[in-house]
RNA sequence: AAAUAGCAAACCAGGAGUGAUCCUGGGACGCAAAGCCACGGGACCGCGCUGCCGGCGCGGCCAGCCGGGAUACCGAA
Numbered sequence: 001a002a003a004u005a006g007c008a009a010a011c012c013a014g015g016a017g018u019g020a021u022c023c024u025g026g027g028a029c030g031c032a033a034a035g036c037c038a039c040g041g042g043a044c045c046g047c048g049c050u051g052c053c054g055g056c057g058c059g060g061c062c063a064g065c066c067g068g069g070a071u072a073c074c075g076a077a
Stems, first nucleotide, its partner, number of pairs: 006031002011026006029064001036069002039067003042062001044060007
């Protein structure tokens, strides 16, 4: 590269949550790990502190923000 498969953005409907967001169904923008992990950074949400800006602390959430970790289909070059 090819082949067999896979996942599913936005949006819509229903549901959960204070919220970020998540679940189910539809739907495909894309994805070689867009399968898994919250370990590091970061965004976002909630609460508190601070007279304001700014900042700080705690909790949550995002794996399709980046890094990292272990695992993994095919097999031309």
Molecule: c-di-GMP-I riboswitch aptamer
Organism: soil metagenome